[in-house]
RNA sequence: CGAAAAAGCCAAACCCGUCGUGAGGCGGGGACGGAAAGCCAUGGGCCUCCCGCCCGGGAGGUCGCCAGGCCGCCGAA
Numbered sequence: 001c002g003a004a005a006a007a008g009c010c011a012a013a014c015c016c017g018u019c020g021u022g023a024g025g026c027g028g029g030g031a032c033g034g035a036a037a038g039c040c041a042u043g044g045g046c047c048u049c050c051c052g053c054c055c056g057g058g059a060g061g062u063c064g065c066c067a068g069g070c071c072g073c074c075g076a077a
Stems, first nucleotide, its partner, number of pairs: 001075002009034002014029006032064001038070003042067003045062007
């Protein structure tokens, strides 16, 4: 760097169960897709809850939103 290669891997939406006020998480089914759709919430973005509202703040979520960091299979062009 990413193939009309090889071995594989992950799993969107939706459904069922379950946890949570919620965003959403987990398990099963299921595949939209993914060369890191492996991990990390560090900087942003977006989302949720709370402070009666705004300004602002606090507590969370999302790594399959972007960036960054760490680790990893294969080796054509």
Molecule: c-di-GMP-I-GGC riboswitch aptamer
Organism: soil metagenome